[in-house]
RNA sequence: GGAGCCGGCCAGGCAAUCGCGGCGAGCUACGCUCGUCGAGGAAAGUCCGGGCUCCUUCGGACACGACGCCAGGUAACGCCUGGAGGGCGCAAGCCCAUGGAAAGUGCCACAGAAAACUACCGCCUAAGCACUUCGGUGCCGGUAAGGGUGAAAAGGUGCGGUAAGAGCGCACCGCACGGGUGGCAACACGCCGUGGCUAGGUAAACCCCGUCGGGAGCAAGACCAAAUAGGGGAGUAGGCCGGCCUUGUGCUGGCGCCGUCGGUUCCGAACGGACUCCCGGGUAGGUUGCUUGAGGCAGUCGGUGACGGCUGUCCCAGAUGAAUGAUUGCCCUCGACAGAACCCGGCUUAAGGCCGACUCCUGCU
Numbered sequence: 001g002g003a004g005c006c007g008g009c010c011a012g013g014c015a016a017u018c019g020c021g022g023c024g025a026g027c028u029a030c031g032c033u034c035g036u037c038g039a040g041g042a043a044a045g046u047c048c049g050g051g052c053u054c055c056u057u058c059g060g061a062c063a064c065g066a067c068g069c070c071a072g073g074u075a076a077c078g079c080c081u082g083g084a085g086g087g088c089g090c091a092a093g094c095c096c097a098u099g100g101a102a103a104g105u106g107c108c109a110c111a112g113a114a115a116a117c118u119a120c121c122g123c124c125u126a127a128g129c130a131c132u133u134c135g136g137u138g139c140c141g142g143u144a145a146g147g148g149u150g151a152a153a154a155g156g157u158g159c160g161g162u163a164a165g166a167g168c169g170c171a172c173c174g175c176a177c178g179g180g181u182g183g184c185a186a187c188a189c190g191c192c193g194u195g196g197c198u199a200g201g202u203a204a205a206c207c208c209c210g211u212c213g214g215g216a217g218c219a220a221g222a223c224c225a226a227a228u229a230g231g232g233g234a235g236u237a238g239g240c241c242g243g244c245c246u247u248g249u250g251c252u253g254g255c256g257c258c259g260u261c262g263g264u265u266c267c268g269a270a271c272g273g274a275c276u277c278c279c280g281g282g283u284a285g286g287u288u289g290c291u292u293g294a295g296g297c298a299g300u301c302g303g304u305g306a307c308g309g310c311u312g313u314c315c316c317a318g319a320u321g322a323a324u325g326a327u328u329g330c331c332c333u334c335g336a337c338a339g340a341a342c343c344c345g346g347c348u349u350a351a352g353g354c355c356g357a358c359u360c361c362u363g364c365u
Base pairs, nucleotide, nucleotide: 001361002360003359004358006356007355008354009353010352012331013330014329015328016327017326018325020038021037022036023035024034025033026032027031040337044348045347047346048345049344050343051342052217053216054215055214064213065212066211067210068209069083070082071081072080073079084098085096086095087094088093099208100207104206105205106202107201108200120147121146122143123142124141128139129138130137131136155173156172157171158170159169160168174197175195176194177193178192179191180189181188182187221288222287223286224285231279232278233277234276235275236274239255240254241253242252243251244250245248257273258272259271260270295314296313297312298311299310300309301308302307332335
């Protein structure tokens, strides 16, 4: 110098003027003045976990869903830390839904005889049967060593063995099981023994095992409370005739009366049937929930670390049509992604710049 890899930090600066929201104080108080505070590392996606609230979660079972190596951290987690195993990379380092395939079921395209009780080609003809020109031929069979197919073909290599073969036997490697050693454990071992080997893959297929999970969400919920409907009570009015039974002025039919339709008058049709007060109801609106919290910063102690303990210190948006902005000047390396809405811990996604540790390559001294 180049390439890479991991971590931390910043989020244009200063000044002036005008403006906006919260809080506090003062005043001549529907407001004004002064002071003070006023977005993010992701406020985003709303994907996990919790707090908080309400509902009919006692608990258990079934179902359903999520998760799944081990140990730890945490309020909790599907997150984080440290380790184990596997994979990628020369390396720094990165990635992995990583329980069970010996409970059962299913599936394994194409090719191939066969995808799990396999015989297509090939090899063999020892034993048995039949025929025989005595050379053999046929039947019954044996064989996973060789060929071919495939992502994957029934442990691998070698020697022995055999009719040909085969863990059939043996050695080494691999595998399984038991023990030992180390480790809290996952697991590891150039340790010991046993077994010829029985058990192809797939569980992000069903399934089995284990752990966890009641539901809805601040438009949750609580309080105050104009108005309307329905409800309860009290009072006033409630024409005439008939029907019904629950005998209340309850329902219903006809006539009458009043009103609407409709600017006015009349007739007809249609539709409707009163008022006042109180309780209660809970719409509009208002208040609350609302921001002091698993909180930030600094120091120190414990821990490899995530993180935890202690001490000191700080208060750091809280709106509800919803504030956090605009203009001007100067400077610089010329500024990305992006705007809170109950709160917090994560994950993921978007995105500019600065710094540091480490790895590999190259050059010079």

Background
Model confidence (mean pLDDT): 75 of 100. A computed fold for a 365-nucleotide RNA from Woeseia oceani, annotated as Bacterial RNase P class A. Its Rfam family is "Bacterial RNase P class A". Gene Ontology terms of the family: dimeric ribonuclease P complex, ribonuclease P activity and tRNA processing. By type it is a ribozyme. Of the family's consensus pairs, 96% are formed in the model. RNAcentral holds the sequence, with entries from ENA and Rfam. A source record names the gene rnpB. The source organism's lineage runs through Bacteria, Pseudomonadota, Woeseiales, Woeseiaceae and Woeseia.